[in-house]
RNA sequence: CAUAACCUUCGGGGCAGGGUGCAAUUCCCGAUCGGCGGUAAUCUCCUUCAGGGGUAGCCCGCGAGCCGUAAGGCAGGAUUCCGGUGUGAUUCCGAAGCCGACCGUAACAGUCUGGAUGAAAGAAGGUUGGU
Numbered sequence: 001c002a003u004a005a006c007c008u009u010c011g012g013g014g015c016a017g018g019g020u021g022c023a024a025u026u027c028c029c030g031a032u033c034g035g036c037g038g039u040a041a042u043c044u045c046c047u048u049c050a051g052g053g054g055u056a057g058c059c060c061g062c063g064a065g066c067c068g069u070a071a072g073g074c075a076g077g078a079u080u081c082c083g084g085u086g087u088g089a090u091u092c093c094g095a096a097g098c099c100g101a102c103c104g105u106a107a108c109a110g111u112c113u114g115g116a117u118g119a120a121a122g123a124a125g126g127u128u129g130g131u
Stems, first nucleotide, its partner, number of pairs: 003129008017029003031111002033100002035062004043054004057098002065074003079096002082094003102114001104112001
């Protein structure tokens, strides 16, 4: 440096205010949130100026549910013929949009309740073995 097995720790945010109603954080107005890996031309940080780090809910893939001993399979979401810069952007800047598993409920839920003091995508560290 590369790699195998195992162990440990970590590993999700959010309806203020108002309307209707017998009843709604579920409807309506409005508010508000964005897991993990990959990609990155704008932007940003570092720099030995060669390069490196960071940056996407809606680009690619994964995760919570269900089936299966397992491998794996199934189900389940969303962005622009817009403006700008540029050779190049669904990622940058601007604008306008859109989406959100399952269970429950006095009434339909991304935000409440519950499975969950769980599991997991993965992240970090460690032990042992091998080259």

Predicted 3D model of a 131-nucleotide RNA (FMN riboswitch aptamer (RFN element)) from an uncultured Chloroflexales bacterium.